[in-house]
Context: one part of a larger RNA
Molecule: large-subunit ribosomal RNA, domain II
Organism: candidate division WWE3 bacterium
RNA sequence: CCCAGCGAGUUAUUGUUGGUGGCAAGCCAAAGUCGCUUUGCGACCAAGGCGUAGCGAAAGCGAGUCUGAAAGGGCGCCUAGUUGCCAACAUUAGACCCGAAGCCGAGUGACCUAACCAUGAGCAGAUUGAACCCCGAUGAGAAUCGGGAGGAGGAUCGAACCGGUGUAUGCUGCAAAAUGCUCGGAUGACUUGUGGUUAGAGGUAAUAUGCCAAUCGAACUCGGCGAUAGCUGGCUCUCCCCGAAAUGUAUUUAGGUACAGCUCUAAGCGUUAAACCCACGGGGUAGAGAUACUGGAUGAGCCCGAGGCCCGCAAGGGUACUCAGCUUAACCAAACUCCGAAUACGUGGGCGUACUUCUUAGGAGUGAGAAUUGGACGGUAAGCGCCUGGUUCUAAAGGGAAACAACCCAGAUCAUCAGCUAAGGUCCCAAAUUUAUAGUUAAGUGGACAAGGAAGUGGAAUUGUUAAGACAGUUAGGAGGUUGGCUUAGAAGCAGCCAUCCUUUAAAGAGUGCGUAACAGCUCACUAAUUUAACGGUUCUGCACCGACAAUAAACGGGGCUCAAACUAUAAACCGAAGCUAUGGAUUCAGUGCUAAUUUAUUAGCGCUGUCUGGUAGGGGAGCGUUCUAAUUGCUGCGAAGGUGUGUUGUGAAGCAUGCUGGAGCGAUUAGAAGUGAGAAUGCUGGG
Numbered sequence: 001c002c003c004a005g006c007g008a009g010u011u012a013u014u015g016u017u018g019g020u021g022g023c024a025a026g027c028c029a030a031a032g033u034c035g036c037u038u039u040g041c042g043a044c045c046a047a048g049g050c051g052u053a054g055c056g057a058a059a060g061c062g063a064g065u066c067u068g069a070a071a072g073g074g075c076g077c078c079u080a081g082u083u084g085c086c087a088a089c090a091u092u093a094g095a096c097c098c099g100a101a102g103c104c105g106a107g108u109g110a111c112c113u114a115a116c117c118a119u120g121a122g123c124a125g126a127u128u129g130a131a132c133c134c135c136g137a138u139g140a141g142a143a144u145c146g147g148g149a150g151g152a153g154g155a156u157c158g159a160a161c162c163g164g165u166g167u168a169u170g171c172u173g174c175a176a177a178a179u180g181c182u183c184g185g186a187u188g189a190c191u192u193g194u195g196g197u198u199a200g201a202g203g204u205a206a207u208a209u210g211c212c213a214a215u216c217g218a219a220c221u222c223g224g225c226g227a228u229a230g231c232u233g234g235c236u237c238u239c240c241c242c243g244a245a246a247u248g249u250a251u252u253u254a255g256g257u258a259c260a261g262c263u264c265u266a267a268g269c270g271u272u273a274a275a276c277c278c279a280c281g282g283g284g285u286a287g288a289g290a291u292a293c294u295g296g297a298u299g300a301g302c303c304c305g306a307g308g309c310c311c312g313c314a315a316g317g318g319u320a321c322u323c324a325g326c327u328u329a330a331c332c333a334a335a336c337u338c339c340g341a342a343u344a345c346g347u348g349g350g351c352g353u354a355c356u357u358c359u360u361a362g363g364a365g366u367g368a369g370a371a372u373u374g375g376a377c378g379g380u381a382a383g384c385g386c387c388u389g390g391u392u393c394u395a396a397a398g399g400g401a402a403a404c405a406a407c408c409c410a411g412a413u414c415a416u417c418a419g420c421u422a423a424g425g426u427c428c429c430a431a432a433u434u435u436a437u438a439g440u441u442a443a444g445u446g447g448a449c450a451a452g453g454a455a456g457u458g459g460a461a462u463u464g465u466u467a468a469g470a471c472a473g474u475u476a477g478g479a480g481g482u483u484g485g486c487u488u489a490g491a492a493g494c495a496g497c498c499a500u501c502c503u504u505u506a507a508a509g510a511g512u513g514c515g516u517a518a519c520a521g522c523u524c525a526c527u528a529a530u531u532u533a534a535c536g537g538u539u540c541u542g543c544a545c546c547g548a549c550a551a552u553a554a555a556c557g558g559g560g561c562u563c564a565a566a567c568u569a570u571a572a573a574c575c576g577a578a579g580c581u582a583u584g585g586a587u588u589c590a591g592u593g594c595u596a597a598u599u600u601a602u603u604a605g606c607g608c609u610g611u612c613u614g615g616u617a618g619g620g621g622a623g624c625g626u627u628c629u630a631a632u633u634g635c636u637g638c639g640a641a642g643g644u645g646u647g648u649u650g651u652g653a654a655g656c657a658u659g660c661u662g663g664a665g666c667g668a669u670u671a672g673a674a675g676u677g678a679g680a681a682u683g684c685u686g687g688g
Stems, first nucleotide, its partner, number of pairs: 001688006011093002014090010026050003032044005054061002064075004096234002099231001103224006114198009123188001125157003128153001133148006161185003166181004200216001202212003209218001237623006247260005261366002263363006276350006287339001288337002294333003298329005305323003308319004369393007377385002398409003413585004418581003424575003427559003433572001435571006446561001452546002456543010473530005479503003484498003509524001513522002586613001589610010624677001626674010642661008
């Protein structure tokens, strides 16, 4: 991992509601006793329970009563209950199933390991050479020196033995801790055999929270025990109808829960709801405004006020300083408003109908939401956070967006080799125009991006020059006072400062740029001639260009596309979905007709008309199948169940028929009862 089997809302109690029986102002029996055809049935038995009257704290009064001085007000009255059975839900119990870590009790463990006790055992070989002692020398002596002998040590080297330093292998191992090489101790606080002692709220510990049988921040075994789990996982057949929420308030509350909201079912009420139309309302948002306030804020002017600074002995004068005020021009505001919408909201009326709203009762789930779009806030921002109106997803399939929960179109009852459309498309991949008309773009722009930049190009407007010759080109000139004055080492048109005149002229700046150390030189403005017909400036706007650097050709889905297969505008046609239509079938609900049945007001069947049928959590309805029981009735050795094929019926769960196999039991109908349906639980057991 696969297959088979097993595997999860049960039972009792006490309630609530609904359904269905009995009896009814009453209803019911419990324990117990008796009988019988004895896991049961029947009878007896009101002890007791509920109901039949309430109100008040109570005395108490009573269809009333309590309060109150009263008026009034509160709770009641003008009857329906009770007891079985069934269903749903709740309560108390393990209470749908599996799952802790843990807590407590009683026991079992020191054959592992820790420490200790008793009694035994073990340590090749080599080295070093302490004390005491002896001899000699020296010395007054103490002592010193030399030699010998000796054999100490938690001494040295190194096997056994004990250990486990580094590294490699090993990692479904040789091994639930090993193996190779290497390494530490090796007469000692050494190692070791056997027997014994200490026990879990404990022991032992040269202390590591170490060890106490592969288990240790508190062993193991069994029991309390089905501990508890607001947590995770799992929860088994079918079809039909409806269908959510992820919000508010509160919470030792935030992934839980309660109430409300939204949902389902049943009964009731009956035009009440929503939408739309009309009318009437309140408002202070968007916008707008500024001698209509509160504030902000820029420029100019005024001169009255205050302050600063300067001059002056002072008086006073000055001021290119600051503030306030006034006037004027142009402005700003969530916590400004002289104003002021659209929507929304409220009230009344109209229209008009869907089992719409509403009421009561019962059952839920939800209370983690998400994206997008409009309005705000927080944040540099975010597939960000938070609030709010709409939509979609969630719980929604289909078509489009290449692919793509939340975008666009559109809501799947079933069938059809029929038709029309939506979004989006129509050269090929690939269904449908190589459609028409008029333009634009040259960038493959289209087919990613900003500030900024630019004689790209189309359109519009406006303003100039020009046959008295423009614009561009060519030829020629471009001078004199003068090297203007100052400054400077120098400054001559051209470092810088000041001034910027006059003259000759067709024209020529006290000079536009380059250049020199300074001059020189080149050039421009300006003028003439030549040539010849158009040439400039500004503004708005369409489409393009640059700006544009990242890891695949990788920024049209690809091929490929340029009077387009791009863009703008207009027109016609077509394609295109589970949308709509057509034909046939099924279903929900409502209305209606016929038939049948009986409880005579319902049910069932068959039609007709309209309507409905996406769906998670969840609610409701109707069924299928399994095992067993009762009654009735059947099949079977001329072959039951089971197994394995084939055919067929039903919307489905499933059923029926039949071939082969098998070899002895098994169905149907009507009721009843459940150990009643598996693919998931790191499910359990067995097999492969």